[in-house]
RNA sequence: CACUCAUCCAGAGAGGUGGAGGGCACGGCCCUGCGAAGCCUCGGCAACCACCGCCAAAGGCGGAAGGUGCCAAUUCCGUCAGACCCAGCGUCUGAAAGAUGAGAG
Numbered sequence: 001c002a003c004u005c006a007u008c009c010a011g012a013g014a015g016g017u018g019g020a021g022g023g024c025a026c027g028g029c030c031c032u033g034c035g036a037a038g039c040c041u042c043g044g045c046a047a048c049c050a051c052c053g054c055c056a057a058a059g060g061c062g063g064a065a066g067g068u069g070c071c072a073a074u075u076c077c078g079u080c081a082g083a084c085c086c087a088g089c090g091u092c093u094g095a096a097a098g099a100u101g102a103g104a105g
Stems, first nucleotide, its partner, number of pairs: 001105001003103006013042005021031003025079004043071003048067002051063005075097001080094005
């Protein structure tokens, strides 16, 4: 970098450093010198993989926290298609894109 599968309306922040951006793209909206991103330390959340136990058991439940991940806003909302409709910046569903894990290149 592209592929496959699963999940994405829950949850969880302080300090230091740094010095202007950040929320993938675009539009909106929002966060930010009362200090953005990045990096470091400590803390926390969760339970995908690995591990342990139980259950006639392709799986399920529980435990634990080793490998990842995550800690503003539903993946912040929308974008494309469809359905419904009280016709509105409407509701719902499914895609696309993205993120994370696991796997196979």
This is a predicted structure of a 105-nucleotide RNA (SAM riboswitch aptamer (S box leader)) from an Anaerolineae bacterium. The organism belongs to Anaerolineae, within Bacteria. It was read from a public genome assembly, where an Rfam model found it. Model confidence (mean pLDDT): 85 of 100.